[in-house]
RNA sequence: GCCGAUAUAGCUCAGUUGGUAGAGCACAUCAUUCGUAAUGAUGGGGUCAGAAGUUCGAAUCUUCUUAUCGGCACCA
Numbered sequence: 001g002c003c004g005a006u007a008u009a010g011c012u013c014a015g016u017u018g019g020u021a022g023a024g025c026a027c028a029u030c031a032u033u034c035g036u037a038a039u040g041a042u043g044g045g046g047u048c049a050g051a052a053g054u055u056c057g058a059a060u061c062u063u064c065u066u067a068u069c070g071g072c073a074c075c076a
Base pairs, nucleotide, nucleotide: 001072002071003070004069005068006067007066010025011024012023013022019056027043028042029041030040031039049065050064051063052062053061
């Protein structure tokens, strides 16, 4: 340099024709307990990597950029 994959909550990941963004764990509060753990209930938490385009409407489609990973090539 070329090709491909990945980027969504603090972490690990879903997201089905483009039509209200989710789960588990973690965290907070409450209940339970003599207390802790465990358990149960409730709740908070998001620029869907960035920019532009298409569309009535984009996490989802198109283009470019960035980061990470893998493959190939080049380099005496």